[in-house]
């Protein structure tokens, strides 16, 4: 220099003029790395204490981390790559059950034989062989993903180990206003229900349907916690422990976070919070940094 | 905002691992019949099951990720 691999940072800046939301009223603050998909895992709340068993569901080499996980780290094995590295739904066909189309002689309870070969018999023979019959020896060919083998298949039923009650902030709680009727099933003989099914247990006076009313306010919910930075220690690492002066302020309910112009450096990409976190996945124009690898050239 | 279901031809749809280059119906196109039509009959109409990837010898079917469509969920009593 070239072609790559891995990890990380940023994701317009600035000035002017208008405009919006919030309250801590200060010349304050105001979207993201994914706020997204809602795919996992939690917190939180309720289901009248949610108990037991079976079913169902989830996970899967080994070890570790974590509040938890299907996430992360280390490592073994397998595959791909010259390499840096990347990918892996990698427990078990051991028990039982199923599937293996087409092609092929034969496809998983085999015992099957098309061609060549082989063993044996008979005939011919110019001794080189040739033909016919039979065997089933299973060596080779051929078919196929796989030809009998420790088969393949569990993202087939299943088995093994571990985990697992359900619902979701429209959860749920409080206040106010208004309508305040009818029916069904229940209340010692126990209904409906208790948000996947069945059985047992428990709960206790309501539950459901039709008709009707209200479309108000507050809490949950927003500044502080599974937080970040720095320092020290432990650990290969993920991460953990301790310290301290430090840093932290979007938040509605017709729902804010914008528009125009100038300059930089260019007609910035994907996209926009709605209870809050930890992950994964997907979308994304471009700019920059670090480490490493292949090849070539020069020293 | 949360939760659930679905996607096969222009439309309705069967198919839930294998002779599936996907059954059937409506519609559409062409043809036969007819003097011309209708009806009837025949033929065609899915380069592949919403898209991509994976498991498997083999995927519409099983699994994962995206895309799209539809439905349900307030309070009082």
């Nucleotide at each position: 220099c070239u072609a790559g691999c891995a990890g990380g940072u940023c994701g317009g800046g600035u000035g002017a003029u208008c405009g919006c939301a919030c309250c801590a009223c200060g010349u304050g603050u105001g979207a993201g790395g994914a706020a997204a998909g809602u795919c996992c895992g939690c917190a939180c709340u309720c289901c009248g204490u949610a108990g037991a068993g079976c079913a169902g569901g989830g996970c899967a080499g080994g070890g570790g981390g974590u509040a938890a996980c299907a996430c992360c780290c280390c490592u073994c094995c397998g595959c791909c790559g010259u390499g840096a590295g990347g990918c892996g739904a990698g427990g078990a066909c051991g028990a039982g059950u199923g599937g293996c189309a087409c092609a092929g002689a034969g496809a998983c309870g085999a015992c099957a034989a098309c061609c060549c070969g082989g063993c044996g018999g008979c005939g011919c023979u110019u001794u080189g062989g040739c033909g016919c019959c039979a065997c089933a020896c299973g060596g080779g060919g051929g078919u196929g993903a796989a030809a009998a083998g420790c088969g393949c298949u569990a993202a087939a039923c299943u088995c093994u180990g571990c985990c697992u009650g359900g619902a979701g902030c429209a959860a749920g709680c409080c206040c106010a206003a208004g309508c305040c009727g009818g029916g069904a099933c229940g209340c010692u003989c126990g209904a409906a229900g208790g948000u996947u099914g069945c059985u047992c247990g428990c709960c206790a006076a309501g539950u459901c349907c039709c008709a009707g009313g209200u479309a108000g306010g507050g809490c949950g919910c927003a500044a502080a916690g599974a937080g970040g930075a720095c320092c020290a220690g432990g650990g290969u690492a993920a991460c953990c422990u301790g310290g301290c002066u430090c840093c932290c302020a979007a938040g509605a309910g017709g729902g804010a976070u914008g528009a125009u112009c100038g300059c930089c450096u260019a007609g910035a990409a994907c996209a926009g919070a709605a209870u809050g976190c930890g992950g994964c996945u997907u979308a994304c124009g471009g700019a920059c940094c670090u480490g490493c690898u292949u090849g070539u050239u020069c020293g | 905002g949360g939760c659930g279901a679905c996607g096969u031809a222009g439309c309705c749809a069967a198919g839930u691992g294998g002779u599936c280059u996907a059954a059937g119906g409506c519609g559409g196109a062409g043809g036969u019949c007819u003097g011309c039509a209708a009806a009837a009959c025949c033929u065609c109409u899915a380069u592949u099951c919403g898209g991509c990837g994976g498991u498997u010898c083999g995927a519409a079917u099983c699994c994962g990720c995206c895309c799209g469509u539809c439905g349900c969920c307030u309070c009082c009593a």
Predicted 3D model of RNase P RNA and transfer RNA as a complex of 376 nucleotides. Rfam match: Bacterial RNase P class A. It is annotated as a ribozyme. The coordinates come from a structure-prediction model, not an experiment, and the mean pLDDT is 80.